Model confidence (mean pLDDT): 81 of 100. Transfer RNA from a Bacteriovoracaceae bacterium, 72 nucleotides, folded computationally. Its Rfam family is "tRNA". It was read from a public genome assembly. The source organism's lineage runs through Bacteria, Pseudomonadati, Bacteriovoracia, Bacteriovoracales and Bacteriovoracaceae.
[in-house]
RNA sequence: GCUCACGUGGCUCAGUGGUAGAGCACUUCCUUGGUAAGGAAGAGGUCGCGGGUUCAAUCCUCGCCGUGAGCU
Numbered sequence: 001g002c003u004c005a006c007g008u009g010g011c012u013c014a015g016u017g018g019u020a021g022a023g024c025a026c027u028u029c030c031u032u033g034g035u036a037a038g039g040a041a042g043a044g045g046u047c048g049c050g051g052g053u054u055c056a057a058u059c060c061u062c063g064c065c066g067u068g069a070g071c072u
Base pairs, nucleotide, nucleotide: 001071002070003069004068005067006066007065010024011023012022013021018055026042027041028040029039030038048064049063050062051061052060
């Protein structure tokens, strides 16, 4: 330099056009003599950044950035 894959709550990952979810973690409460386990409720996301297409974009498309792999 070229090619490919990936980028979504604190972490690990779903979701592939129609207003974003799970597990763990976090907060409050219940339960216990206390802890752990268990139960209930809650907070937390410009879906890497910027354009384009579309009535509508996390999803399609273009560029950039980052990470990983391969080729020379």